[in-house]
């Protein structure tokens, strides 16, 4: 210097144009003499920049990071 893959919540990972979903973690309540469990709720995320659509996390450019493979 070419290809190619990935990039969603603190964390593991789902979704591949139409309300961002779960699991664990974290906050409150209940629950118990009291903690752990267990129940209910509550917070909490699509790398960045553009482009295409009515509408993007999805699709496309491009750029940033991590993995791979060729030289």
């Nucleotide at each position: 210097g070419c290809c190619g893959g990935u990039g969603u919540a603190g964390c593991u990972g789902a979704g591949g144009g139409g309300u961002u979903u779960a699991g664990c973690c974290a906050u409150g309540c209940a629950u118990u003499c009291g903690u752990a469990a267990u129940g209910c709720a509550u917070a909490g995320a699509c790398g960045g920049c553009a482009g295409u659509u009515c509408g993007a996390a999805u699709c496309u450019g491009c750029c940033c990071a991590c993995c791979g493979g060729c030289u």
RNAcentral holds the sequence, with entries from ENA. The RNA shown here (transfer RNA) has 71 nucleotides and comes from a Gemmatimonadota bacterium. It matches the Rfam family "tRNA". By type it is a transfer RNA.